[in-house]
Context: one part of a larger RNA
Molecule: large-subunit ribosomal RNA, domain VI
Organism: Patescibacteria group bacterium
RNA sequence: CGUAGAAAUUUGAGAAGUCACUUCCCUAGUACGAGAGGACCGGGAAGUAUGAACCUCUGGUGUACCAGUUGUCCUACCAGGGCCAUUGCUGGGUAGCCAUGUUCAGUUUGGAUAAGCGCUGAAGGCAUAUAAGCGCGAAGCCGUCUUCAAGAUUAGAUUUCAUAGGAUCGUCAGAGACUAUGACGUUGAUAGGCUCUAUGUGUAAGCACAGUAAUGUGUUGAGCAGAGGAGUACUAAUAAUCCAUUUUAUU
Repeated sequence: CGUAGAAAUUUGAGAAGUCACUUCCCUAGUACGAGAGGACCGGGAAGUAUGAACCUCUGGUGUACCAGUUGUCCUACCAGGGCCAUUGCUGGGUAGCCAUGUUCAGUUUGGAUAAGCGCUGAAGGCAUAUAAGCGCGAAGCCGUCUUCAAGAUUAGAUUUCAUAGGAUCGUCAGAGACUAUGACGUUGAUAGGCUCUAUGUGUAAGCACAGUAAUGUGUUGAGCAGAGGAGUACUAAUAAUCCAUUUUAUU
């Protein structure tokens, strides 16, 4: 830009992908075989690799966070804090992201076939699976299964609306390079703040007591944090603008 307005829901021409493999058990130490050995068919159970999704568990990261600690400097000093030193180093760790973790998948059978095996059957009184004709038959092919899909220009269909709708703008995240997508915009929980909290760290400071002191004990599972969850209009989503508005016309 098109699909002669808009929104929502769809059909599927076509395209892409998947459809993997192994071991063990039963049948059965059966059939077979002198023995050694050892099945077809059928049934069941595990696993490997691969793929997809996810974060409940197990873990990793986690320069948000909590604690410990060294050197030095600052806060006049003590105490308590703070900067820098790879995040100074060390021990943990929420959300998110991730795999080594969890869950799921490759099922079911149809159709036409390959090699192969056949039926009927002449040429050629026989024979012959083939010449006419008709079957069976594979992890392979076409479907079944998953995903995309009307620019499928043959541009489809259905429903609703017609003063319909869309966009700019703003607060944002289940989205994200930008864009796009999605949520919300006071008739509001969209983000921040505040309150509470799952959770993380691990018993703050101050004070009191014990001890010469280092330190310990009590207040105290404290204080701090809380990307997760819930609530709450305190702050910001105010205000405003633009496009379109066509049910068949005009030439």